This is a predicted structure of a 72-nucleotide RNA (transfer RNA) from a Candidatus Magasanikiibacteriota bacterium. Taxonomically the source falls in Candidatus Magasanikiibacteriota (Bacteria, Bacteria candidate phyla). Its mean pLDDT, the model's own confidence on a scale to 100, is 80. Its Rfam family is "tRNA". Rfam classes the family as a transfer RNA.
[in-house]
């Protein structure tokens, strides 16, 4: 240089073009406990960036970025 695949809460990771963007650990309240752990309820917390297509995009398609993989 060319092709290919990836990017979603802190972490991992789901999500037929129509989901309150869901799940597990973490985290932070309340309860239980003499305390601690473990358990129970509960809460906050994300879709790389710009653009297009659609009535409607996490999802499709273009550039960009980054991160990996092949090949001259």
């Nucleotide at each position: 240089g060319g092709c290919c695949c990836c990017a979603u809460c802190g972490u991992c990771u789901a999500a037929c073009g129509g989901u309150u963007a869901g799940g597990a650990c973490a985290u932070c309240g309340c309860c239980u406990u003499c305390u601690c752990a473990a358990g129970g309820c509960g809460a906050g917390a994300a879709u790389a960036g710009g653009g297009g297509u659609u009535c409607g995009a996490u999802u499709c398609c273009c550039c960009u970025u980054g991160a990996g993989g092949c090949u001259a």